Predicted 3D model of a 1535-nucleotide RNA (small-subunit ribosomal RNA) from a metagenome. The coordinates come from a structure-prediction model, not an experiment, and the mean pLDDT is 83. Its Rfam family is "Bacterial small subunit ribosomal RNA". Its family is annotated with ribosome and structural constituent of ribosome in the Gene Ontology.
[in-house]
RNA sequence: AGAGUUUGAUUCUGGCUCAGAACGAACGCUGGCAGCGUGGAUUAGGCAUGCAAGUCGCACGGGAACCUGUGAAUUCAAGUUUUCGGACGAGAAUUCAUGGGGGAGAGUGGCGAAAGGGUGAGUAACGCGUGGGCAAUCUGCCCUCAAGUCUGGGAUAACUCCGCGAAAGCUGGGCUAAUACCGGAUGUGGUUAUCCGUCACAUGACGGGUGGAUCAAAGUUGGGGACCCUUCGGGGCCUAACGCUUGGGGAGGGGCCCGCGUCCCAUCAGCUUGUUGGCGAGGUAACGGCUCACCAAGGCAUACGGGUAGCUGGUCUGAGAGGAUGGUCAGCCACACUGGGACUGAGACACUGCCCAGACUCCUACGGGAGGCUGCAGUCGAGGAUCAUUGGCAAUGCGCGAAAGCGUGACCAUGCGACGCUGCGUGGAGGAUGACGGCCUUCGGGUUGUAAACUCCUGUCAUUCGGGAAAAAUCGUCCGGGCCCUAAUACGGUUCGGACCUGAUGGUACCGGAAGAGGAGGCCACGGCUAACUCUGUGCCAGCAGCCGCGGUAAUACAGAGGUGGCGAGCGUUGUUCGGAUUUACUGGGCGUAAAGGGUGCGUAGGUGGUUCCGUGUGUCGAAUGUGGAAGCCCACUGCCUAACAGUGGAACUGCAUUUGAAACUGCGGUGCUAGAGUACAGGAAGGGAGAGCGGAAUUCUUGGUGUAGCGGUGAAAUGCGUUGAGAUCAAGAAGAACACCGGUGGCGAAGGCGGCUCUCUGGAAUGGUACUGACGCUGAGGCACGAAAGCUGGGGGAGCGAACAGGAUUAGAUACCCUGGUAGUCCCAGCCGUAAACGGUGCGCACUUGGUGUGGGGAGUAUUGACCCUCUCCGUGCCGGAGCUAACGCGUUAAGUGCGCCGCCUGGGGAGUACGGCCGCAAGGCUAAAACUCAAAGAAAUUGAUGGGGGCCCGCACAAGCGGAGGAGCAUGUGGCUUAAUUCGAUGCAACGCGAAGAACCUUACCAGGGCUUGACAUGCAGCUGCAAGCCCGGUGAAAGCCGGGCCGCCUUCGAGGGUGCUGCACAGGUGCUGCAUGGCUGUCGUCAGUUCGUGCCGUGAGGUGUUGGGUUAAGUCCCGCAACGAACGCAACCCUUGUGUCUAUUUGCCACUCCUGUUCUGCAGGAAGCACUCUAGACAGACUGCCCGUACAAGCGGGAGGAAGGUGGGGAUGACGUCAAGUCAGUAUGGCCCUUACGCCCUGGGCUGCACACGUGCUACAAUGGCCGGUACAGAAGGAGGCAAAACCGCGAGGUGGAGCCAAUCCUGAAACCUGGCCUCAGUUCGGAUUGGAGUCUGCAACUCGACUCCAUGAAGUUGGAUUCGCUAGUAACGGCGCAUCAGCUACGGCGCCGUGAAUACGUUCCCGGGCCUUGUACACACCGCCCGUCACAUCAUGAAAGCCGUCUGCACCCGAAGUCACUGGGCCAACUCGCAAGAGGGGCAGGUGCCGAAGGUGUGGGUGGUGAUUGGGAUGAAGUCGUAACAAGGUA
Repeated sequence: AGAGUUUGAUUCUGGCUCAGAACGAACGCUGGCAGCGUGGAUUAGGCAUGCAAGUCGCACGGGAACCUGUGAAUUCAAGUUUUCGGACGAGAAUUCAUGGGGGAGAGUGGCGAAAGGGUGAGUAACGCGUGGGCAAUCUGCCCUCAAGUCUGGGAUAACUCCGCGAAAGCUGGGCUAAUACCGGAUGUGGUUAUCCGUCACAUGACGGGUGGAUCAAAGUUGGGGACCCUUCGGGGCCUAACGCUUGGGGAGGGGCCCGCGUCCCAUCAGCUUGUUGGCGAGGUAACGGCUCACCAAGGCAUACGGGUAGCUGGUCUGAGAGGAUGGUCAGCCACACUGGGACUGAGACACUGCCCAGACUCCUACGGGAGGCUGCAGUCGAGGAUCAUUGGCAAUGCGCGAAAGCGUGACCAUGCGACGCUGCGUGGAGGAUGACGGCCUUCGGGUUGUAAACUCCUGUCAUUCGGGAAAAAUCGUCCGGGCCCUAAUACGGUUCGGACCUGAUGGUACCGGAAGAGGAGGCCACGGCUAACUCUGUGCCAGCAGCCGCGGUAAUACAGAGGUGGCGAGCGUUGUUCGGAUUUACUGGGCGUAAAGGGUGCGUAGGUGGUUCCGUGUGUCGAAUGUGGAAGCCCACUGCCUAACAGUGGAACUGCAUUUGAAACUGCGGUGCUAGAGUACAGGAAGGGAGAGCGGAAUUCUUGGUGUAGCGGUGAAAUGCGUUGAGAUCAAGAAGAACACCGGUGGCGAAGGCGGCUCUCUGGAAUGGUACUGACGCUGAGGCACGAAAGCUGGGGGAGCGAACAGGAUUAGAUACCCUGGUAGUCCCAGCCGUAAACGGUGCGCACUUGGUGUGGGGAGUAUUGACCCUCUCCGUGCCGGAGCUAACGCGUUAAGUGCGCCGCCUGGGGAGUACGGCCGCAAGGCUAAAACUCAAAGAAAUUGAUGGGGGCCCGCACAAGCGGAGGAGCAUGUGGCUUAAUUCGAUGCAACGCGAAGAACCUUACCAGGGCUUGACAUGCAGCUGCAAGCCCGGUGAAAGCCGGGCCGCCUUCGAGGGUGCUGCACAGGUGCUGCAUGGCUGUCGUCAGUUCGUGCCGUGAGGUGUUGGGUUAAGUCCCGCAACGAACGCAACCCUUGUGUCUAUUUGCCACUCCUGUUCUGCAGGAAGCACUCUAGACAGACUGCCCGUACAAGCGGGAGGAAGGUGGGGAUGACGUCAAGUCAGUAUGGCCCUUACGCCCUGGGCUGCACACGUGCUACAAUGGCCGGUACAGAAGGAGGCAAAACCGCGAGGUGGAGCCAAUCCUGAAACCUGGCCUCAGUUCGGAUUGGAGUCUGCAACUCGACUCCAUGAAGUUGGAUUCGCUAGUAACGGCGCAUCAGCUACGGCGCCGUGAAUACGUUCCCGGGCCUUGUACACACCGCCCGUCACAUCAUGAAAGCCGUCUGCACCCGAAGUCACUGGGCCAACUCGCAAGAGGGGCAGGUGCCGAAGGUGUGGGUGGUGAUUGGGAUGAAGUCGUAACAAGGUA
């Protein structure tokens, strides 16, 4: 950084797709280790279980377990003593009582519980971000300063007793404490009132003075010398610490307000009544409609409404600008089952508090209760998908505490997951006969591949053994020292040094030893894009595919394999984002024809704006300050072995705010100017507009005259009109509409548009020169006005024309084109509609930039008789062109060039300018304007072809002019079809069909039936056997082939063997089996048409063009001339063969003029000799070249003529350019691949290819008198001949037979026929015609039944010249006539190939049909018109609109009900503290209760939005081979 994809190719436009990076990912295959990160994105769905907020005894009362003192009781009891009965008895155990220690659990009280942790539902908002403000504010704990901490009182939990309840829990009586609660005092201070000063942005703030009112407090613990009190426990007092109270300040944290920024929809355009403001009041920490009463009527407008969404630092991408995103980490916000509410408190309207309502779950004794994982784990569900019900408070932090400490699912760790990033390993070196195996192969080899084996090493990771961290420093205790407090060497605080103590991770990281290459490689791709190729299988199947596209028998694209490429513990796929995409274009696009200029003007807002000076300082530029959190990105250094990761520092944070400076430009204010713009004036031009009047021509109608049979219309007709008199013609009249000529890329208008003449009213432009105004200008979203035709409403009018309609034609049809009629309409008035290919497909304005040539209007000048001409100039309107622009076409001072200003519009094609909604309209409809779905294009310009029922030029038996045929008949032959066991196969418009086939009875033969063979009918090689040639004969069986059996003869030899044969086996043979769409070769056809190309140069961005076009000419791209072309090649022509003339040479088998001989029918006779003159034969040459003349032409050439056998290519042949038709042929041969292998090969017999309701092609014979028959009688050429051609003679009516002369051929063999002549037939199904059939024969052949040819006799069919249509031929041609040959035993040959004989007619001409060539033009064709392509209908699928309705959801309004609760009022019931009082009681103050306002959920009614569904219905899209037509593309056949 680009690439693929529209085309036959090209350039452009334009969409689609790919290569990159990224991810909280998922899925598939695979999976060794470690570090660091990261992990419920979906159902803000429901949750079992455990834990996640406690702590303080230095606030308080009480106090269990346990320990202990004392006493008593009971039961024991060592021991002492004893009168042996007992007594004493240390001590032990248990119980009770009491004192002390102890301090669990609970309670009162304090602080915390508003933090930390989770989630992103809601929220489009001052919610967030950023910068400010509060003189409108609060603040527990913390720091600091000032002052104080005096004196009283009454209760209440716990506890105890009684009771209720299943439980949760609750009621009542009694006792008690406080740092709980309530009084009083004091008042440094605070608040309030007032005065002064300073400051200030309005309200005000700060400081000071004055006097009145009002407002506080709590203790606990440690230590202590003297003194005092004491219940002897202690207390006062002093002191310290921690508290408490009042106030000032601070720090940190909140609250409120403001500027700016913050998604989509205008198919949401108007919203709003506490709404906007004011006065007053209430409320709040505080401003404020925050709330209320009253007053005013305002306020907002991208508001209001709808959809979506937590915001940010950042993250991803990108060159950047941008775009997308907001997970982890960090800041803010919001939420805590759903909705509402307050209480407490410094702080909440409170995640693990309270009350109420609702849904859900659980317990229940049915009466009632309990609960809230969006904390950490975990579970169910849903989902493509996201982990452990782990360890520890060791560290960091937080709460409480004086502290030790306790708590902490915050956190620190570990585990799981390749989810991501990073690092490491799976070994290293050597090792060639390039092993085996695999794969490929042209069979030679190549490749896998130094890869392996093998040898020598190493030891990371993993394994095992041993050692073994850092993270820890606090705190505390003890010891020692300093300082502070103090009366104090107590206590306490603080600091320094030392010792001891504390680790979940974890015996982990790390280090060392040991052993052994041992345990560790996959995934994807390989047609192009895109790095990487072969084989096999499959056969439009199975499948692939991101786009283009692969697959229908040779698939580098499917599947497998080998190989290769890429990446690597991963690799692919899917999803999403950015990029590429300059494809929304700020950077950085466009609008004549590709998508795109509004139909036109006027003008509002807005945008933009000439020139001078002054001011200002909005924008702009500079400087400074503050801020722009941390993390992240970037840079440097550093720490983990490195990296990822982390630490420190820097830079950056492009921003915002404040202060200050500059004054060019911009804005603003002011002063001027006249070049922009405008006004006045003058004379001209014009289909500009409106109204009124007038005019002639034409058409139709009416009337009258003349007049008679048609008129009219068309390609041709018909409908129609006309004898009731049309049409034609003359005259008169009526009516409506439109204005010929002039008339012109001429004029006017903003556009639509405007055309007879005159008048009236009216708009605009141009020119000229003078004066004036003094930027008044340009553009123009909305808005307003105008706006062709058609259409609509009402009223007129209506001649012509003329949708609809009717009729007639045309046609397969013809709801059309053509014709005859004809209504709306067209015209006028009034009013709508508001659209057009409303087009220059080109918005408006201004400025600038070479020219030429017309034309309309005005002005000036020279010169004029002149209004002519000419020159200059301004405005308008055309053409051609330069630079420049453009993809090209083209534009080009009238820009599509170069710039500025403003507006409108575009963003792939279809769906669709459609649906829904809205606005307008009487309606028709218009304006605005989507989506689902679908396609890989749709398109613009130009190029080359092809093509046209486009044009021009030209050619051809192409037509025309002629001659003869085909199509009708019979037969022959080929084909189709049908039939069949088989009727073998191929050829199928021209260019298959008397074609392959120049010979199907067997053979051929490929087909069918049957019978057989299996290394084979044929080739080669190897091995073994046979030592047998080959061959011949015979027998059996059989249809034959074959099989079985026998016999005869039996090569060569150097005796080793060799050659040959046969048998067996293996390789292989064989195949007319398939594919001519895998091929070679050959052939047909366009077409013997004149074309097809190349090199260099030039032109074009390019495909490509030029050359090859043009003017002539030719049969010809033949030649000439011209020309950005110059040359060249393949074709044309010529060279070759043949024929036509002559010369020379040659002379037998040919010839016979001359000469001779013989015979003779006396002849132009026959034979021979001689001869080679002639003819012929066959070789060489000559000849013809537009060479000569005339005319014409520049030339080439053409026309005519001469000469000549021949004249303009003399006639004929051979010769076939580049290419086209996937034309034909695998069955002529060759050949790749596939298939068969006791058969799809081979042999044999018989059959078939000959089959016959039928259709077609090609021929023959005819239909007759230009003939037939009979008789007579002439004249060829070219061929062939040895298993051959065959004469004479004889036989037979004949086919033929017998016969065999001659001939290996200019020697011999082979009757030419038509013609001519004579006769008969006399127009008929015949003396035409010969089919068919019967009979008899001949010939060939092994054999003529299927299925041969020929002969004779007999028979004697159709047919009397052939519909539509169609074929050949231009001169020795057509036509007619015969002759020969190949194939071949014979022949179905009437076919094919040749030969000669007789021998015409016609061509005006190129309009038409067919084919072709060149140029040009159109094209939507390129498989190329046998092209392309449109619409209805039918079928299937998909998405969508409408629809009676139905079902959800959100929401407005009105009303009802009204929980909890705040507030207000009330409070007759109740109440310890305070006051009065001796008391009773009263007061103050309060509580319960009640009422009211508000108020969630709920309900009723009525609207709106949105979604789903819906019988039926509308169109749309898509779908190898459906139906009907043929609308468009060519003049597309009616542009």